Predicted 3D model of a 694-nucleotide part of an RNA (large-subunit ribosomal RNA, domain II) from a Pseudomonadota bacterium. RNAcentral holds the full RNA, with entries from ENA. Its Rfam family is "Bacterial large subunit ribosomal RNA". Its mean pLDDT, the model's own confidence on a scale to 100, is 83.
[in-house]
Context: one part of a larger RNA
RNA sequence: GCCAACGAGUUUACUUCAUCUCCUAGUUCAAGUGCUUCUGGCACUUAAGCGAAGUGAAAGCGAGGGUUAAUAGCCCAUUAUUAGGAGAUGGGGUAAGACCCGAAGCCAAGCGAGCUUGCCAUGGCCAAGGUGAACUCUGACGAAAGUCAGAGGGAGGCCCGAACCCGUGAGCCGUGCAAUACUCUGGGAUGAGCUGUGGCAAGAAGUGAACAGCUAAACGAGCUUGGGAAUAGCUGGUUCUCCCCGAAAUAGCUUUAGGGCUAGCCUUCGUCAUUGUUUUUCAGUGGUAGAGCACUGGAAAGAAUAUCGUGGAGUAAUCCAGAUAUUCUUACCAAACUCCGAAUGCUGAAAAAUUUAGGCGAAGAGUAAGACUUUGGGCGCUAAGGUCCAAGGUCAAGAGGGAAACAGCCCUGAUCUUAAUCUAAGGCCCCUAAAUUUGGGCUAAGUGUCAAUUAAGGAAGUGGAAUUCCGAAGAUAGCUAGGAGGUUAGCUUAGAAGCAGCUAUCCUUUAAAAAGUGCGUAACAGCUUACUAGCUAAGGAAUUCUGCGCCGAAGAUUUAUCGGGACUAAGCCCAAUGCCGAAGAUAAGACUUCAUGAGAUAAUUUUUAUCUCAUGAGGGGUAGGGGAGCGUUCUCAGCGCAGUGAAGUUAAACCGUGAGGUUUAAUGGAGUGCUGAGAAGUGAGAAUGUUGGC
Numbered sequence: 001g002c003c004a005a006c007g008a009g010u011u012u013a014c015u016u017c018a019u020c021u022c023c024u025a026g027u028u029c030a031a032g033u034g035c036u037u038c039u040g041g042c043a044c045u046u047a048a049g050c051g052a053a054g055u056g057a058a059a060g061c062g063a064g065g066g067u068u069a070a071u072a073g074c075c076c077a078u079u080a081u082u083a084g085g086a087g088a089u090g091g092g093g094u095a096a097g098a099c100c101c102g103a104a105g106c107c108a109a110g111c112g113a114g115c116u117u118g119c120c121a122u123g124g125c126c127a128a129g130g131u132g133a134a135c136u137c138u139g140a141c142g143a144a145a146g147u148c149a150g151a152g153g154g155a156g157g158c159c160c161g162a163a164c165c166c167g168u169g170a171g172c173c174g175u176g177c178a179a180u181a182c183u184c185u186g187g188g189a190u191g192a193g194c195u196g197u198g199g200c201a202a203g204a205a206g207u208g209a210a211c212a213g214c215u216a217a218a219c220g221a222g223c224u225u226g227g228g229a230a231u232a233g234c235u236g237g238u239u240c241u242c243c244c245c246g247a248a249a250u251a252g253c254u255u256u257a258g259g260g261c262u263a264g265c266c267u268u269c270g271u272c273a274u275u276g277u278u279u280u281u282c283a284g285u286g287g288u289a290g291a292g293c294a295c296u297g298g299a300a301a302g303a304a305u306a307u308c309g310u311g312g313a314g315u316a317a318u319c320c321a322g323a324u325a326u327u328c329u330u331a332c333c334a335a336a337c338u339c340c341g342a343a344u345g346c347u348g349a350a351a352a353a354u355u356u357a358g359g360c361g362a363a364g365a366g367u368a369a370g371a372c373u374u375u376g377g378g379c380g381c382u383a384a385g386g387u388c389c390a391a392g393g394u395c396a397a398g399a400g401g402g403a404a405a406c407a408g409c410c411c412u413g414a415u416c417u418u419a420a421u422c423u424a425a426g427g428c429c430c431c432u433a434a435a436u437u438u439g440g441g442c443u444a445a446g447u448g449u450c451a452a453u454u455a456a457g458g459a460a461g462u463g464g465a466a467u468u469c470c471g472a473a474g475a476u477a478g479c480u481a482g483g484a485g486g487u488u489a490g491c492u493u494a495g496a497a498g499c500a501g502c503u504a505u506c507c508u509u510u511a512a513a514a515a516g517u518g519c520g521u522a523a524c525a526g527c528u529u530a531c532u533a534g535c536u537a538a539g540g541a542a543u544u545c546u547g548c549g550c551c552g553a554a555g556a557u558u559u560a561u562c563g564g565g566a567c568u569a570a571g572c573c574c575a576a577u578g579c580c581g582a583a584g585a586u587a588a589g590a591c592u593u594c595a596u597g598a599g600a601u602a603a604u605u606u607u608u609a610u611c612u613c614a615u616g617a618g619g620g621g622u623a624g625g626g627g628a629g630c631g632u633u634c635u636c637a638g639c640g641c642a643g644u645g646a647a648g649u650u651a652a653a654c655c656g657u658g659a660g661g662u663u664u665a666a667u668g669g670a671g672u673g674c675u676g677a678g679a680a681g682u683g684a685g686a687a688u689g690u691u692g693g694c
Stems, first nucleotide, its partner, number of pairs: 001694006011096013026050003032044005054061002064076004099237002102234001106227006117201009126191001129159002131156001135152007164188003169184003203219001205215003240629006250263005264367002266364007275357001276354010290340001291338002296334003300330009310321004370395010400411003415590004420586003426580003429565003435577001437576006448567002457551002461548010478535005484508003489503003514529001518527002591619013630683001632680010648667008
């Protein structure tokens, strides 16, 4: 991992609601006794419960009671429609283990010091080598104390190093040789040494040269059993089918925030109304968007007036610049500004459409982590697949088609069937269903091939529109020719002659020619331009707006963001006609729910239940509510089957919407089924489920 078996809302008591049954102003018996066909049933049993009366704290009183001084008032009852009691089944609640499995823990009583810690008693062990303390003797010196030298001596938590004890560093091992080993290296090795045997001390306790170490391979409180099914607002799991409806992820409160309670939203039942919803019209309501500056504030320019007297000029008067305040003019800004002011919204009425979609009551829930998207906003960086509100949508709980793929985007809401028809979004060259469709433009960049992917800035890309100007009295381009003189203007400068720089920018001759447009020179020179004439000949120049393109344009495995092929349209814009395209709509049939109507059957006439038919409206669905069923085991009753072959097993066919059922064949070899009623250890694929097998 797979297979098989086992594996989770149960039981009791009380209580509440629904349905049904019995009796009814009553109802039911409990223990017990007797009988019996004995897990049971029947009879007796009125002790007791509930109900028929309440009220008061109570004594008590009683259709009244209490309060009180009260006969006032008030509170609770009484009435008029007075209904209860017991049981069964089902839903919910409470108390219990309470749907099942799951802690770490807490407490009690015991068991442990054969591991380890400390201590006690009694034993054992420590190769070899080195160093050479005290002390003693001898000698020398000395008056002596003593000093020095030599010899002897053999101290030490001394040195080196085996056994022995330990475990420093590294390697190795790391499903190991081993739940701590192995190899090399290393520390101690006469001592606070190591060690054998026996003994003492333990669970809030021991022992500890102290680490919360050790107390039998996991100790900040051992192990075993018990309290005990501890508790778990947490995680996981929770077993057959079909039919109807169908949520929430919000508010308030919460030692509350991943839990609850109440409300909201869902379901079922009952009950009551022209209730609900939508559209139109009418009547109201309001201060948002926008707009505005009339208030409150902000902020810009100017003018006038008043005040000030900082700066400058001036002897001063005064003038210029300035500041503050007010008024005026012009043009503005505001979530916490408003002289104004929509749309949508909200309230009411009427009409129409829809046709119960609404309110109330009772019972049963789940939900209270939401997500994206569009719009209006706050926070943030007008960041985030960000976060917090509001109003829609979708997903959640929604399949199908489109978007290559893609919960939340676009289209559309799947009861079932069909070689059927029409469409939506989106598409129609091939992959790939349908136009290589029609007409007119644009693009030359593979731009692009539906949106989103792109900026500032740059450019005689190219199309369109507009305005102005020049032009047969000849424009623009080109070609030919001229382009001069005062003068090398003045200044500056080494020089400055049109052309380093500064100032000025005149006059003359002219068809025209700058005190010079750009090259150039050291400075001149030289070339060229403006400007002019001629030749030629018909368009030329500038600006603005705009369509589509260009550059700007850089990323990490491989082109790699048209889905690919590929395309010059199969790209972009405008227009047109077809077609394809979904579980949408239509067509034909089938099932089913609800409503209405008709008919039949049953019980007793009404009424109810079931069945049949017709008409109309429905049938996506998680949590969840409701309804109807299938199957398993056992019990009772009736009826069956079975060695001429039961159950079980294997296979096939058929029937049923389904859970499932029937038959046949084979296997098997002894029990078993149907109908009705009843009772449950009643349905497995999941729980790191349990046990067994492979």